Notes:
A computed fold for a 73-nucleotide RNA from Absidia cylindrospora, annotated as transfer RNA. The prediction has a mean pLDDT of 82. RNAcentral holds the sequence, with entries from ENA. Lineage of the source: Eukaryota > Fungi > Mucoromycotina > Mucoromycetes > Absidia. Rfam family: tRNA. Rfam classes the family as a transfer RNA.
RNA sequence: GGGGGGUUAGCACAAUUGGUAGUGCAUCAGAUUCCAGAUCUGAAGGCUAAGUGUUCGAGUCACUUAUCCCUCA
Repeated sequence: GGGGGGUUAGCACAAUUGGUAGUGCAUCAGAUUCCAGAUCUGAAGGCUAAGUGUUCGAGUCACUUAUCCCUCA
């Protein structure tokens, strides 16, 4: 330098052909317990890496950029 893949909550990952973004763990509160742990219930936490475009509507499609991984030379 060429090709391919990834980037979504603190962490690990989902999201069916474009239609209001969820799960587990962690965190916080409550129940339980003498206290804690475990268990149960609830809550908070996202401009979906950055930007532009297409569309009535974009995490999803197109283009550019950044970063990481694999591969070829």